[in-house]
The part of an RNA shown here (small-subunit ribosomal RNA, 3' major domain) has 481 nucleotides and comes from a metagenome.
Context: one part of a larger RNA
RNA sequence: UGACGGGGGCUCGCACAAGCGGUGGAGCAUGUUGCCUAAUUCGAUUCAAAGCGAAGAACCUUACCGGGGUUUGACAUGCACGGAUUAGCCCCCUGAAAGGGGGGUGACGCCCGAAAGGGUGGAACGUGCACAGGUGCUGCAUGGCUGUCGUCAGUUCGUGUCGUGAGAUGUUGGGUUAAGUCCCGUAACGAACGAAACCCUUGUCCUUAGUUGCUAGCACUUCGGUGCGCACUCUAGGGAGACUGUCGCUGUAAGGCGGAGGAAGGUGGGGAUGACGUCAAGUCCUCAUGGCCCUUACGCCCCGGGCUGCAAACAUGCUACAAUGGCCGGUACAAAGGGAAGCAAGACCGCGAGGUGGAGCAAAUCUCAUAAAGCCGGCCCCAGUUCGGAUCGGAGGCUGAAACUCGCCUCCGUGAAGUCGGAAUCGCUAGUAAUCGCGGAUCAGCUACGCCGCGGUGAAUAUGUUCCCGAGCCUUGUACA
Numbered sequence: 001u002g003a004c005g006g007g008g009g010c011u012c013g014c015a016c017a018a019g020c021g022g023u024g025g026a027g028c029a030u031g032u033u034g035c036c037u038a039a040u041u042c043g044a045u046u047c048a049a050a051g052c053g054a055a056g057a058a059c060c061u062u063a064c065c066g067g068g069g070u071u072u073g074a075c076a077u078g079c080a081c082g083g084a085u086u087a088g089c090c091c092c093c094u095g096a097a098a099g100g101g102g103g104g105u106g107a108c109g110c111c112c113g114a115a116a117g118g119g120u121g122g123a124a125c126g127u128g129c130a131c132a133g134g135u136g137c138u139g140c141a142u143g144g145c146u147g148u149c150g151u152c153a154g155u156u157c158g159u160g161u162c163g164u165g166a167g168a169u170g171u172u173g174g175g176u177u178a179a180g181u182c183c184c185g186u187a188a189c190g191a192a193c194g195a196a197a198c199c200c201u202u203g204u205c206c207u208u209a210g211u212u213g214c215u216a217g218c219a220c221u222u223c224g225g226u227g228c229g230c231a232c233u234c235u236a237g238g239g240a241g242a243c244u245g246u247c248g249c250u251g252u253a254a255g256g257c258g259g260a261g262g263a264a265g266g267u268g269g270g271g272a273u274g275a276c277g278u279c280a281a282g283u284c285c286u287c288a289u290g291g292c293c294c295u296u297a298c299g300c301c302c303c304g305g306g307c308u309g310c311a312a313a314c315a316u317g318c319u320a321c322a323a324u325g326g327c328c329g330g331u332a333c334a335a336a337g338g339g340a341a342g343c344a345a346g347a348c349c350g351c352g353a354g355g356u357g358g359a360g361c362a363a364a365u366c367u368c369a370u371a372a373a374g375c376c377g378g379c380c381c382c383a384g385u386u387c388g389g390a391u392c393g394g395a396g397g398c399u400g401a402a403a404c405u406c407g408c409c410u411c412c413g414u415g416a417a418g419u420c421g422g423a424a425u426c427g428c429u430a431g432u433a434a435u436c437g438c439g440g441a442u443c444a445g446c447u448a449c450g451c452c453g454c455g456g457u458g459a460a461u462a463u464g465u466u467c468c469c470g471a472g473c474c475u476u477g478u479a480c481a
Base pairs, nucleotide, nucleotide: 001481002480003478004477005476007475008474009473010472011471012470013469015465016464019428020427021426022425023424026319027318028317029316030315031314032313033312034310035309042053043052064305065304066303067302068301069300070299073131077130078129079128080127081126082125088105089104090103091102092101093100094099108121109120110119111118112117133294134293136292137291138290142288143287144283145282146281147279149277154193155192156191157190158189159188160169161168162167173184174183175182199271200270201269202268204240205239206238207237208236209235210234213230214229217228218227219226243265246259247258248257249256250255321421325380326379327378328377329376330375331374337368338367339366342361343360347356348355349354387418392413393412394411395410396409397408398407434457435456436455437454438453439452440451
């Protein structure tokens, strides 16, 4: 000087408390361990591994296993030689395919030549040699990228001063702030990286513009914004607006408390943004890369299987256990997205999944697309039920060469556990929690209940900081560095 303390002081955080909803019990989904296996590829392991890499494992992917094949190789560059019997294309045999064997067709430039033909050269091909190749090892050799403490308020430097020196000071102190934010004091004076601001979005207004958007007024109407219109909504360019600016109280000041005006008030809400560093944290399987290792194999191609196996344990979720509910009928209101090998309307067929067909649309125009919870009416009458839907049987649909291993969906039947969950434990302070549906990426299809977004409805509680956890500053102790 740090680190640590079941030392102290001050302060903060959904840390506790106050509340609301969960997890832990059930069934299922997904991940992990374990076990099994020819293989169940590999990595990730407290927080910070476990719906994680994986924003898509039937084949492919694929790295694993079995079997079949191959050796200049699936791919790159160079050299030497060969050479029209070349490449490419078509066909046959064999084979599970890869591969192997055979046949046919077939083409460039330059020079000589009337032509036939000859010579020569490059790409490609073949042979040979250098080499390729490796998701083989080492993340404790590394780059890059990432997690984490933590969006916590810290981390440093120059000069000066103090100290023999390591170092200290500044950065401590008194206040204040979300903040090393600012003020005052001060052997310090300044400065840098962080904080803040600048950026995006949302909330109000003005202005410009008016189609594919809008419809107050007028007209027309097949009742559909159709024509005029651009006010309003909306869209998207530009601008205004918030600064403790103003008033009161308080304070030396910074500031604090309350009020006004205002769409918004003291960082307005949300996002992006992550200091010096810590964990030899994670990744050699994104990529790059040192070293080591393999080289007729640890490379490469193919078929099939596996990654989906199942006494069990754990993690994250979904669906429930019902009446604030289930079912049936009617009816209302979104936002944000996607669409060309695509989205697909109206119509017709089917109980349905879906099928036939194809108007329109590279989309403010067409379409996916009925939002659902809600509201109105009816049935159920507290039961393992008209709750719950697992499981299983049958019949179908879709994608795709192909759904046995191993896809999703529909219909009929079946109708399990489950009556609110022990110890323990998680999230959340407002348009939040809870609850309801909608979309997207990946993607032929999908094991998505995941993830990332979008809107609808919309709470309760916070007296406070004694305690648990984590953190910041000061101080103290130390057989620690």
RNAcentral holds the full RNA, with entries from SILVA. Its mean pLDDT, the model's own confidence on a scale to 100, is 84.